Transfer RNA from Kitasatospora sp. CM 4170, 83 nucleotides, folded computationally. Its Rfam family is "tRNA". It is annotated as a transfer RNA. Its mean pLDDT, the model's own confidence on a scale to 100, is 81.
RNA sequence: GCCGGGUUGGUGGAAGGGCAGACACGAUCGCCUCAAAAGCGAUUGCCUGAAAGGGCGUGUGGGUUCGAAUCCCACACUCGGCA
Numbered sequence: 001g002c003c004g005g006g007u008u009g010g011u012g013g014a015a016g017g018g019c020a021g022a023c024a025c026g027a028u029c030g031c032c033u034c035a036a037a038a039g040c041g042a043u044u045g046c047c048u049g050a051a052a053g054g055g056c057g058u059g060u061g062g063g064u065u066c067g068a069a070u071c072c073c074a075c076a077c078u079c080g081g082c083a
Base pairs, nucleotide, nucleotide: 001082002081003080004079005078006077007076010025011024012023018066026044027043028042029041030040031039045056046055047054048053059075060074061073062072063071
């Protein structure tokens, strides 16, 4: 230099155009217990708001589309192959 894979919450990881973060782990609160462990329930991205709600968010920046984590372009990082 060329070719290909990957990048998604605190962690692993799914979703291959239509509720963003399934599922699991972790965390917080509660129940249970004399107390704990185990078990069960609820919650768990960010900003704004008293709440209801609104806005933003899938490596970064653009594009296509009514609609993008998903398709296209460039770039960054990373892993592998070739030279």